RNA sequence: GGGUUGGUAGCUCAGUGGAUCAGAGCGCAAGGUUCCGGACCUUGAAGUCAAGGGUUCGAAUCCCUUCUAGCCCG
Repeated sequence: GGGUUGGUAGCUCAGUGGAUCAGAGCGCAAGGUUCCGGACCUUGAAGUCAAGGGUUCGAAUCCCUUCUAGCCCG
């Protein structure tokens, strides 16, 4: 340099047939329970969907460019 796969919550990931308010588990916070904690139950916070642009009434999802990580080729 060329090809390919990935980047979504603090962490691990789902969601790519364009349309619910963007979700789950763990973690975190508050409350319940407990002598105190753990476990368990309830509730909550936390996201520019890597960045920019384009198409569209509407984009995490489609298109272009860039950044970044892994793998393959030279």

This is a predicted structure of a 74-nucleotide RNA (transfer RNA) from Agathis dammara.
The sequence is in RNAcentral, with records from ENA.
Its mean pLDDT, the model's own confidence on a scale to 100, is 81.
Taxonomically the source falls in Agathis (Eukaryota, Viridiplantae, Embryophyta, Spermatophyta).